[in-house]
Context: one part of a larger RNA
C1' cells in the first nucleotide's frame, strides 16, 4: 500500500421487511448429469453451465458410429499431355462410383502448320486438407463485479524509502454531483449532457391514411374537403426558471403555483482502470505440436431422439373470479413475388380445387383474445383436467419405420394448490389475455418483439446477501 475480520461509523440496492404471483408435489416439453450404446459428436459447470453455442438434428446439417469407395485429392496456385465446353443412352451398384457407347464443335490471333483464353480429363510433384491438440502460447469477441462511482496522471509539497498529499474533512447528490474548507494547484478516463424512442403543442405536406359540414353509396364507395385523426420532416417545451420555508448570504432539500409533463418526466443505446490464467483454437484469425493411401475426402444406412434414475428451466392443470355454447366489440407491431394468398365452391376438420388483388398506409396473412350479454353445468375426480393408447386422415418433403407437425372419432391417466427450501416483481410494473417475427420445405410450451385488461405494498434499515467511503486490528501478500 492492499486484502481480510462472526471490529466500528456513514450510505446504497426488490438486499431484508410490507405485499402480489410463482418454483419445489402431478402430467408433459426442453436442457444437463448419470447409465446404456457400434455411436449415443463436441463445448459450457456456484452466482456468471444446465429452453446455453443450437434464430429451428427425418436426408442434408454432422463434427459421431458401421459399411462401401478414393489418394495431388471435395477446394486453391503452378508444370506437362490430350480434348472445347456440353448433351444423351446402356450395364453393375444401396449410393458414391466403375465400365461402355452416341452426339457435338463455339470465342480471339493466324504465315492455316499452329498458338491463346475459358472449361473438362489424365500425369508428376511442390502442395492442398484437418470441427485434430493446446483458450495455461495468442488476436478478436463475450460474460462478470456493475451503469457500481470509482481509477489515475503532471507539477508542487511531505517522507531516507516503500509511499503519502491531491481523492481526506463539514455539508449535499443518483453520482469523485456540486458547495465550503484545506499544501496543494490543475488535468485525463469514467458520472452527467450531447444520440434514439415515448409523452404535449405549433408548422409544412395531404396519398394508399382521415371525414366535420355538402351531395352520393351496401360500404369514405364516389365527388369533394385540408378542419380532425394519422403519417413523417422541421421546430417549440422543463431550466429548480417563479413564489414560500429551511440551510453557511452556498451547494442543496421540503412545500406550492402554472403546466401535457417537475426536479435525471418514462424507456433505450452507452459499460472507466481493472478482476476471475472466467468463456471461446467448433464463427473467424493465428504461434507451436500432431495426421498425410489418413486424424484428409466421397457415399449409403444408423446415431445426436436411447432410459431403473437425479437436477435446472418452462407449459398445462388441479376448477364456479370457472368450464361449455350462442351472439357481439375494441389493438399494436410485423411479414409477403421461388411469396402473402381474398371471395365464392368441396370437406365435421386438418385441408383441397380454382385463383381476384398485392413489389404493399392501397391487396393479403388477419378471426385479436381476455372483455361484454344470454343459456347450461352445482362441488363431483365432475360438462374440471387432458396425459396415454387404438383407428381413420391432412400437409410438407426424393423420403415421415427408427424420428415431423396438424385434424377427426374413440380412450380418458396423474392431479383436489404442493415438505424442507427457494425465485421474480415498486407502475402502465406484477399478474393475466391474445398478436407478430427471425430460424425455416416442414416442425416452437423456447427466443425476440407488440399491444389489451390492469393491481397490492414499502412502517422502516435491527437482521440476511452484495456493494461504496472513512477508520481500526492483523502470526496474511
Nucleotide at each position: 500500500u492492499g486484502a481480510c475480520g462472526g471490529g466500528g461509523g456513514c450510505c446504497c440496492g426488490c438486499a431484508c421487511a410490507a405485499g402480489c404471483g410463482g418454483u419445489g408435489g402431478a402430467g408433459c416439453a426442453u436442457g444437463u448429469g448419470g447409465u446404456u450404446u457400434a455411436a449415443u459428436u463436441c463445448g459450457a459447470c456456484g452466482c456468471a453451465a444446465c429452453g446455453c453455442g443450437a434464430a429451428g438434428a427425418a436426408c442434408c446439417u454432422u463434427a459421431c458410429c458401421u459399411g462401401g469407395g478414393u489418394u495431388u485429392g471435395a477446394c486453391a496456385u503452378c508444370c506437362c499431355g490430350a480434348g472445347a465446353a456440353g448433351u444423351c443412352c446402356c450395364u453393375u451398384g444401396a449410393a458414391a462410383a466403375a465400365g461402355g457407347g452416341a452426339u457435338g464443335u463455339g470465342c480471339c490471333c493466324u504465315u492455316c502448320g499452329g498458338g491463346g483464353a475459358a472449361c473438362u480429363c489424365g500425369g508428376u510433384g511442390a502442395c492442398a486438407a484437418g470441427u485434430g491438440c493446446u483458450g495455461c502460447a495468442u488476436g478478436g469477441c463475450u460474460g462478470u463485479c456493475g451503469u457500481c462511482a470509482g481509477c489515475u496522471c503532471g507539477u508542487g509539497u511531505c517522507g531516507u524509502g516503500a509511499g503519502a498529499u491531491g481523492u481526506u474533512g463539514g455539508g449535499u447528490u443518483a453520482a469523485g454531483u456540486c458547495c465550503c474548507g484545506c499544501a496543494a494547484c490543475g488535468a485525463g478516463c469514467g458520472c452527467a449532457a450531447c444520440c434514439c424512442c415515448u409523452a404535449u403543442c405549433u408548422u409544412u405536406a395531404g396519398u394508399u391514411a382521415c371525414c366535420a359540414g355538402c351531395a352520393u353509396u351496401c360500404a369514405g364507395u364516389u365527388g369533394g374537403g385540408g378542419a380532425c385523426u394519422c403519417u413523417a420532416g422541421a421546430g417549440a417545451u422543463a431550466c429548480u426558471g417563479c413564489c414560500c420555508c429551511g440551510g453557511u448570504c452556498a451547494a442543496c432539500g421540503g412545500g406550492g403555483a402554472g403546466g401535457a409533463a417537475g426536479g435525471u418526466g418514462g424507456g433505450g443505446a452507452u459499460g472507466a482502470c481493472g478482476u476471475c490464467a472466467a468463456g471461446u483454437c467448433c464463427u473467424c484469425a493465428u504461434g507451436g505440436c500432431c495426421u498425410u493411401u489418413a486424424u484428409g475426402u466421397c457415399c449409403a444406412g444408423g446415431g445426436c431422439u436411447a432410459c431403473a434414475c437425479a437436477c435446472g428451466u418452462g407449459c398445462u392443470a388441479c376448477a364456479a373470479u370457472g368450464g361449455a355454447u350462442u351472439g357481439u366489440a375494441c389493438a399494436a407491431a410485423g411479414g409477403g413475388u421461388u411469396g402473402c394468398g381474398a371471395a365464392g365452391c368441396c370437406g365435421c376438420g386438418a385441408g383441397g380445387g380454382u385463383g381476384a388483388g398485392c413489389u404493399a398506409a392501397u391487396c393479403c396473412c388477419a378471426g385479436a383474445a381476455a372483455c361484454c350479454a344470454g343459456u347450461c353445468c352445482a362441488u363431483a375426480g365432475u360438462u374440471c383436467g387432458g396425459a396415454u393408447u387404438g383407428g381413420a386422415g391432412u400437409c410438407u418433403g426424393c423420403a415421415a419405420c427408427u424420428c415431423g407437425a396438424c385434424u377427426c372419432c374413440a380412450u380418458g391417466a396423474a392431479g383436489c394448490u404442493g415438505g424442507a427450501a427457494u425465485c421474480g416483481c415498486u407502475a402502465g410494473u406484477a399478474a393475466u389475455c391474445g398478436u407478430g417475427g427471425a430460424u425455416c420445405a416442414g416442425c416452437a410450451u423456447g427466443c425476440c418483439a407488440c399491444g389489451g385488461u390492469g393491481a397490492a405494498u414499502a412502517c422502516g434499515u435491527u437482521c440476511c446477501c452484495g456493494g461504496g467511503c472513512c477508520u481500526u486490528g492483523u502470526a496474511c501478500a
This is a predicted structure of a 477-nucleotide part of an RNA (small-subunit ribosomal RNA, 3' major domain) from a metagenome. The coordinates come from a structure-prediction model, not an experiment, and the mean pLDDT is 84. It matches the Rfam family "Bacterial small subunit ribosomal RNA". Gene Ontology terms of the family: structural constituent of ribosome and ribosome.